[in-house]
RNA sequence: GAUACGAAAAGGCAAACCUUCUGAAAGGGAGGGACGCAAAGCGUUGGGUCUAAGGUUUCUGUGCUUGCAUAGAUGCUAUGAUCGCCAGGUUACCGAA
Numbered sequence: 001g002a003u004a005c006g007a008a009a010a011g012g013c014a015a016a017c018c019u020u021c022u023g024a025a026a027g028g029g030a031g032g033g034a035c036g037c038a039a040a041g042c043g044u045u046g047g048g049u050c051u052a053a054g055g056u057u058u059c060u061g062u063g064c065u066u067g068c069a070u071a072g073a074u075g076c077u078a079u080g081a082u083c084g085c086c087a088g089g090u091u092a093c094c095g096a097a
Base pairs, nucleotide, nucleotide: 005095006094012037013036017032018031019030020029021028022027035084041090042089045087046086047085048082049081050080054077055076056075058073059072060071061070062069063068064067
């Protein structure tokens, strides 16, 4: 000096909740607030999970152009979201054992 590791020190971030903005929703932003975090910094690379605007299956009602339109209900579906779900990638403060 580097890697691994995580005692101490200096600091850092900020869950739930409240207020407000935004979004169809899940969620996200700002302020307050601290459950916790050695990457709880960054980033969707692979999964998991969440949501369903849009699309679509089925059913019901209405209309008339008789198979189309329209309204409602159920199901399916990320292109949406989550890095404080996991794995992996990348960057980084300090320096005891």

The RNA shown here (c-di-GMP-I riboswitch aptamer) has 97 nucleotides and comes from Peribacillus glennii. Model confidence (mean pLDDT): 86 of 100.